This is a predicted structure of a 60-nucleotide RNA (Fluoride riboswitch aptamer (crcB RNA motif)) from a Thermotogota bacterium. The prediction has a mean pLDDT of 81. Taxonomically the source falls in Thermotogota (Bacteria, Thermotogati). The model forms 100% of the base pairs in the Rfam consensus.

RNA sequence: CAAACAACGGGCGAUGGAGUCCGCCCAAAUCGCCGUAAGGCUGAUGACUCCUGCCGAGUU
Numbered sequence: 001c002a003a004a005c006a007a008c009g010g011g012c013g014a015u016g017g018a019g020u021c022c023g024c025c026c027a028a029a030u031c032g033c034c035g036u037a038a039g040g041c042u043g044a045u046g047a048c049u050c051c052u053g054c055c056g057a058g059u060u
Stems, first nucleotide, its partner, number of pairs: 009026005016051006032041003
């Protein structure tokens, strides 16, 4: 200096926050899809629940 493993800890999972669970990463994990382009499409979740925001409909 490099590699592997372990411990502790932290981070990430296409737009916000929290809880639980799952997965992934150790400087990586991660950074949606279609289309030559122009342009177009879905969704605040990795999954579940709640809150906030957004969209549509109805009632008062």